[in-house]
């Protein structure tokens, strides 16, 4: 310098253009003398950044940033 992959909740990951979920974890309540465990009901997301297409973008397109890999 060129190419490819990845970026989504605290962590690990899903997600077909129609307003984002699962597991673990976290906080609360109930059950127990307590722990573990079970159940119930919750909090936590500018979907890496900026543009583009579209009635509508996590999703399309482009550029950039970071990490990993390959080549020179």
């Nucleotide at each position: 310098c060129g190419g490819g992959c990845u970026a989504u909740a605290g962590c690990g990951c899903a997600g077909c253009g129609g307003u984002a979920g699962c597991g673990c974890g976290c906080a609360u309540g109930c059950a127990u003398g307590g722990g573990g465990u079970g159940c119930a009901a919750g909090a936590a997301g500018u979907c890496g950044u900026g543009a583009u297409u579209u009635c509508g973008a996590a999703u399309u397109u482009c550029a950039c940033u970071a990490g990993c890999c390959c080549g020179a």
Molecule: transfer RNA
Organism: bacterium